[in-house]
């Protein structure tokens, strides 16, 4: 993309499926348990929550807090992925008309 189905599905089949804006979701977010780490540190694992949502839930910069038998971070700032919708913009492949040129 085709086939069968009411739909779940199941079977083919592997093609133009790339790649870029924008939209909507969600704040790349909050909570919890276990466990690491300590101013050269500020993490790991895992549950659950948020979306008419599958998946994700992090990086790095920066500033602030902890003055250390420690146990908890916190603010700013930039940057995805995925999911649905829309436009783009390239490339195959079909198809009409309008020109041209042959017969």
């Nucleotide at each position: 993309u085709c086939c069968a189905u009411c739909a779940a599905u199941g079977g083919a089949u592997a093609a133009u499926u790339a790649c870029c804006u924008c939209g909507u979701a969600u704040a790349a977010u909050a909570u919890c348990a276990g466990g690491a780490a300590u101013a050269u540190g500020g993490c790991c694992u895992g549950a659950a929550a948020g979306u008419u949502u599958c998946u994700a839930c992090c990086g790095c910069c920066u500033g602030a807090c902890c003055g250390u038998u420690a146990a908890a971070u916190c603010g700013g700032g930039c940057g995805a992925c995925u999911a649905c919708g829309a436009g783009g913009a390239g490339a195959g492949g079909g198809u009409a008309a309008a020109c041209u040129g042959g017969u």

Background: Predicted 3D model of a 103-nucleotide RNA (Purine riboswitch aptamer). Rfam family: Purine riboswitch aptamer. A reference for the family is Mandal et al. (2003), "Riboswitches Control Fundamental Biochemical Pathways in Bacillus subtilis and Other Bacteria", Cell. The family is grouped with related families in Rfam's "Purine riboswitches". The sequence was found by an Rfam model in a public genome assembly. The model forms 100% of the base pairs in the Rfam consensus.